This is a predicted structure of a 72-nucleotide RNA (transfer RNA) from a Eubacteriales bacterium. Model confidence (mean pLDDT): 81 of 100. The sequence was found in a public genome assembly. Its Rfam family is "tRNA".
């Protein structure tokens, strides 16, 4: 320098042939207990950034930053 892949709650990750963003662990509250743990119920919390297409974008197109791999 070129190419490929990736980025989603605090962490790990699902969802995409465009129309409501889901789970596990963690966190908070309540119940349970003499207390803790387990268990039950409820809650907060996320699509890397900009632009475009579209009625509508996590998803499609495009530019950029970052991470990993490959080639030189």
């Nucleotide at each position: 320098a070129g190419g490929c892949a990736g980025a989603u709650g605090g962490u790990u990750u699902a969802a995409u042939a465009g129309u409501u963003a889901g789970a596990a662990c963690g966190c908070c509250g309540c119940c349970c207990u003499g207390a803790u743990a387990u268990g039950g119920c409820g809650g907060a919390a996320a699509u890397c950034c900009g632009g475009g297409u579209u009625c509508g974008a996590u998803u499609c197109c495009u530019g950029g930053c970052c991470u990993g791999c490959c080639u030189a």